[in-house]
Molecule: small-subunit ribosomal RNA
Organism: uncultured bacterium
RNA sequence: AAGAGUUUGAUCCUGGCUCAGGAUGAACGCUAGCGGCAGGCUUAAUACAUGCAAGUCGAGGGGCAGCACGGGUAGCAAUACCUGGUGGCGACCGGCGCACGGGUGCGUAACGCGUAUGUAAUCUACCAUUAACCGGGGAAUAGCCCAGAGAAAUGUGGAUUAAUAUCUCAUAGUUCUAUUAGAUCGCAUGAUUUGAUAGAUAAAGCUCCGGCGGUUACAGAUGGGCAUGCGUGACAUUAGCUAGUUGGUAAGGUAACGGCUUACCAAGGCUACGAUGUCUAGGGGUUCUGAGAGGAUGAUCCCCCACACUGGUACUGAGACACGGACCAGACUCCUACGGGAGGCAGCAGUGAGGAAUAUUGGUCAAUGGGCGCAAGCCUGAACCAGCCAUCCCGCGUGCAGGAUGACGGCCCUAUGGGUUGUAAACUGCUUUUAUACACCAAGAAAAACAUCCACGUGUGGGUGCCCGACGGUAGUGUAUGAAUAAGCACCGGCUAACUCCGUGCCAGCAGCCGCGGUAAUACGGAGGAUCCAAGCGUUAUCCGGAUUUACUGGGUUUAAAGGGUGCGUAGGCGGAUUGAUAAGUCAGUGGUGAAAGAUAAGGGCUCAACUAUUGUAAGCCAUUGAUACUGUUUUUCUGGAGUAUGGUUGAGGUAGCUGGAAUGUGUCAUGUAGCGGUGAAAUGCUUAGAGAUGACACAGAACACCGACGGCGAAGGCAGGUUACCAACCCAUUACUGACGCUGAGGCACGAAAGCGUGGGGAUCAAACAGGAUUAGAUACCCUGGUAGUCCACGCCGUAAACUAUGAUUACUAGUUGUUGGCGAUACAUUGCCAGUGACUGAGCGAAAGCAUUAAGUAAUCCACCUGGGGAGUACGUUCGCAAGAAUGAAACUCAAAGGAAUUGACGGGGGCCCGCACAAGCGGAGGAGCAUGUGGUUUAAUUCGAUGAUACGCGAGGAACCUUACCUGGGCUUAAAUGUAGGCUGCAUUCGGCUGAAAGGCUGAUUCCCUUCGGGGCUGCUUACAAGGUGCUGCAUGGUUGUCGUCAGCUCGUGCCGUGAGGUGUCGGGUUAAGUCCCAUAACGAGCGCAACCCUUAUCGUUAGUUGCCAGCGGGUUAAGCCGGGGACUCUAGCGAGACUGCCACCGUAAGGUGAGAGGAAGGUGGGGAUGACGUCAAAUCAGCACGGCCCUUAUGUCCAGGGCUACACACGUGUUACAAUGGCCGAUACAAAGGGCAGCUACUCCGCGAGGAGAUGCUAAUCUCUAAAGUCGGUCUCAGUUCGGAUCGGAGUCUGCAACUCGACUCCGUGAAGUCGGAUUCGCUAGUAAUCGCGCAUCAGCCAUGGCGCGGUGAAUACGUUCCCGGGCCUUGUACACACCGCCCGUCAAGCCAUGGAAGUUGGGGGUGCCUAAAGUUCGUGACCGCAAGGAGCGACCUAGGGUAAAACCAAUGACUGGGGCUAAGUCGUAACAAGGUAACC
Repeated sequence: AAGAGUUUGAUCCUGGCUCAGGAUGAACGCUAGCGGCAGGCUUAAUACAUGCAAGUCGAGGGGCAGCACGGGUAGCAAUACCUGGUGGCGACCGGCGCACGGGUGCGUAACGCGUAUGUAAUCUACCAUUAACCGGGGAAUAGCCCAGAGAAAUGUGGAUUAAUAUCUCAUAGUUCUAUUAGAUCGCAUGAUUUGAUAGAUAAAGCUCCGGCGGUUACAGAUGGGCAUGCGUGACAUUAGCUAGUUGGUAAGGUAACGGCUUACCAAGGCUACGAUGUCUAGGGGUUCUGAGAGGAUGAUCCCCCACACUGGUACUGAGACACGGACCAGACUCCUACGGGAGGCAGCAGUGAGGAAUAUUGGUCAAUGGGCGCAAGCCUGAACCAGCCAUCCCGCGUGCAGGAUGACGGCCCUAUGGGUUGUAAACUGCUUUUAUACACCAAGAAAAACAUCCACGUGUGGGUGCCCGACGGUAGUGUAUGAAUAAGCACCGGCUAACUCCGUGCCAGCAGCCGCGGUAAUACGGAGGAUCCAAGCGUUAUCCGGAUUUACUGGGUUUAAAGGGUGCGUAGGCGGAUUGAUAAGUCAGUGGUGAAAGAUAAGGGCUCAACUAUUGUAAGCCAUUGAUACUGUUUUUCUGGAGUAUGGUUGAGGUAGCUGGAAUGUGUCAUGUAGCGGUGAAAUGCUUAGAGAUGACACAGAACACCGACGGCGAAGGCAGGUUACCAACCCAUUACUGACGCUGAGGCACGAAAGCGUGGGGAUCAAACAGGAUUAGAUACCCUGGUAGUCCACGCCGUAAACUAUGAUUACUAGUUGUUGGCGAUACAUUGCCAGUGACUGAGCGAAAGCAUUAAGUAAUCCACCUGGGGAGUACGUUCGCAAGAAUGAAACUCAAAGGAAUUGACGGGGGCCCGCACAAGCGGAGGAGCAUGUGGUUUAAUUCGAUGAUACGCGAGGAACCUUACCUGGGCUUAAAUGUAGGCUGCAUUCGGCUGAAAGGCUGAUUCCCUUCGGGGCUGCUUACAAGGUGCUGCAUGGUUGUCGUCAGCUCGUGCCGUGAGGUGUCGGGUUAAGUCCCAUAACGAGCGCAACCCUUAUCGUUAGUUGCCAGCGGGUUAAGCCGGGGACUCUAGCGAGACUGCCACCGUAAGGUGAGAGGAAGGUGGGGAUGACGUCAAAUCAGCACGGCCCUUAUGUCCAGGGCUACACACGUGUUACAAUGGCCGAUACAAAGGGCAGCUACUCCGCGAGGAGAUGCUAAUCUCUAAAGUCGGUCUCAGUUCGGAUCGGAGUCUGCAACUCGACUCCGUGAAGUCGGAUUCGCUAGUAAUCGCGCAUCAGCCAUGGCGCGGUGAAUACGUUCCCGGGCCUUGUACACACCGCCCGUCAAGCCAUGGAAGUUGGGGGUGCCUAAAGUUCGUGACCGCAAGGAGCGACCUAGGGUAAAACCAAUGACUGGGGCUAAGUCGUAACAAGGUAACC
């Protein structure tokens, strides 16, 4: 030491992406009261106007331009002139300083930096200490003066002059050089020291007389130089680099060592522990973060380094190769009289430019510090201060208390009201930090100097006095006034604290990730409210964290990314037991170092804090002393690891020969005749020139049946007839020998399937390519017929595979059971033990799980290899190898938020098993062909209203479209409206009857006129006003309700328990059984719920009760006849209540459940038949037009009224029906038997009329009473196979009925007309018994009816089911899955379009670096030096080297390039369908 979001339908894991934290020299947006303390060009080491940033010393010197004073001359004066005399001093000579301070980070991957050492290889001005000395001489030169060149910068000649400038002589040793004799010390070279001899080298003066200064030498301090150990980036797609290179000798050079330089000699030196090269970069103290280890960083401050326009060079000096010095070259800028000159802000300010971005051309030397000076002092853009900036950190304030009719206003809501803003405001009281005004007013100052006093004593110390403040009248303090002067920003879907309304409508927009937005957005924009921080708040960028996501602490590699194909083996790493030594690692103590600042602990000062003073505290490195267990080194032994030996097995181990039979093919001969072959079916092919078949013989090549086995051998790849030779190996036994000889193994070497390549053979089979035949929409495939490389051999390459146990090698340990191979042992001849292999199962343990489990994926140890999101990509470039194919090594841009593993539940499969269903089959009858009816599509139309559209729309909503309905169209009207309610007012109407106009609605107009009453009024109606309207307009994807379908299928779940990390599982599975998750048995499950079944209705039988309107057997009456009448309850029937059926009984089978039986009994037998009843759910299924309802829309219209039209159209297509095509029939005549329903605006008997539909009269019935009512059938007759005596469409005529009205557009009747059609292609539908088929009857709706539809009713009444292979649908179990919107799924590749980054490319352009050659400035060094100089020396000239320039070839890097290659991304493009299921040819390498 904290986690969260995001892969999935859900889960666990792996794994990436993202967020919450902290930080910043920051920037941007909005906002802003004050103070303190810090910080402020991160970019262009880009270019710079202007000013300033290094001077000082007259106590070194010659002097004196300018200033002041004094003096002098002239003048009345002002003033002018003269005068180094004084203060002082420009320029000049000289000294010291300018090498510090200040800036920047270009370069540098280096002894640059850090740390620790060394210097016996070295220097050090000024400063402090010590010792000695300071004598003499000379020649110049600047300045000044004169002359003269030039535009200027500058510069020339002549004359003269000084010094602490310069030269020379003397003196000199604790100096230096040479030679030499000792001593001491050191790891070594060597150092130190005492001597001797010879030689060499110094100096400067000034003075106030105190001193200051100078020279030599030793040594100190300070500051350097040099060298060394260790540490300090990336890339190996940079592997070899190096000629002064490495070493030696000699010389030169330097302060000094040294190839630092030169000559000669040798051939070395560096490098896998990463040389060389390329790229990047100042290093450190530190800073940020982090629990730490680490990671990142190098602003401000401190230390070191490097640089000063770019490159080179030296001079001076103690110190430089010198930021404000010099010379040369280059680029740039400026001046110019064109001849020539000048410059260097990476000092402080400031300007332009660049940029997202960074300040004043300020004050002062008061303090601190520096330079010079004896000092005063001068200089100091160092420094101290101030100015600007919320840039960071810290602090303060914007008020405090009371105050509820919880005010007004805003916002929201379920809205007479409530909630919230909110004690917030108003109002009352209080305070005054801050603000404003006024007043007072600091510390920072002490030294030096001067004056004076004292002490010691001759320049030191102390005291007193005097003098000095930029900041600044600032900080601070006091008084007065008065809540007075002071709050914003971001956010509110989750992560993440905070929610509502409106607007918008995949638009506008948001977004850190997931993701919001397509009409009810807590996610966009606004508002109200809330939340978090607060003078700030957010955003962006960057770093660390979270991220154990590079894992040292602290990860992994069977399947998620990841074990090398295998072995041998080098370096390296690691290594058995034992003795001694050592002390490198290790441990402990001590010492040195570890700068300061920072950090940290304690807390001293600013009112606190930030800030800051003081004190303490550390790893690291070095040295030293000690310890010796472990590791190392060395040594002594040992046998357990390893190996050898002896004996014995074993095996498809390898290599090279020899050899065998079967099969196949071919050839020859023979027999023999018409096909063979092949397939799902075919065809190509072969065959009468004799195939195939059969037999014999011959030849060829390849492979080795049976044995044969998750058996054997081998390191892996791999190895199989037999046999011989050679070679190798494991294992077992013995325990004789060696004595750790071992393990692993980067590079390296060897081996390494198949395919492929080269050369030469060989070639039977099989068989890429290829050809043909099929299949197919196509078929460059799968299938078939052929067939070449190849397959085989020898030699040589290649070096890869899903080279897999997807599991590296070695060693040790850790429970068992059971096979098997090889060997050995014991034995009672049953068995059993040991070693080495090879299998299966199961524990602990491990694992995400699946699983592994002594052959580990367990527990440990050693070594190697490899991994770090997916794609791009094992690609590109480069390199190596290869004959090639290609292999090895191996990126990036860009892009996505996932990709992935294991397991779970579903769904699905042209997976499997079991089972069911009129699902198929077996049957019967239909549809599809015709006519008509009806619905739909389409078309048409002013409108043909709307909805329903696979199954699950289409005789459906509609169980009745002429008007109405009606929603549509055309036209004409109305605007509180058609209805209703409430409240107020008025009124007596309303109604009825008219008139005009009009298509009607409507408009205009005339007449008429309420009720009750207790007389207060009430009721009712109308009008008017107000409020509530209305909408078949939209959204069935906002909904309720209802419905269809899977499906009357047998399923769907829960509680507790148990199992699993979990999703989940179990139960519900298994064995039986059933129509059934029905029941039984078994069982980590035990129970329960919704479904199933049963309960309900109906039907089939019986009993009982009750008999009216039903019935009529017996009795009586009566009729032409008739339950017509009296009676009756027997029967039928009606409708209540009961009974009955339960595998209950029997036989057999079965543990049981249950099954089987033409068993018994029974009306009925195994759910008796039928109905009602529809689990959890699916289809965003249907319906806003049945109804209801949210939201949206219309309001003189999308509302509403009316007339007419339309919904009935008609080249066509489909569905559902109906009538037929005829003789099992049509027609005519006669005749019999139902059930269930309906009926008063009705059904109607009966009579009459009409051919008939119907009409006229009349009766019964509000119904078991009256009425509507059968047809097939049966018995006769006729028709005789034809477009008919079938069929009835269509059309003509005449009628009937309903209705306001039958034209568009009704039904029916009669007469006439008499179409298609002669049983229906592919295909398809219904039905398993009172069913199909067939026959009629009724009802709802309804004035009537387009009804052949729908819903019911009864009559007659079959055939067939072997069976479950197949089609369809469904259930259970199991299996696979890349599906979960769930196969109508998912998904691949080419092509086409747009965008993006990238590779190649004839080339082109640019850059840095190196090399060769030519040339070569300045400058050092060397040589020369006829000129100058008395000389020393110098000018000049020459040589070497070099910056730079030129030239040449090559390499590298970057940009660009016609064209070209692939890649990525992009809602709805094209072609196919490769993968996921057996993915329809298993997939993959």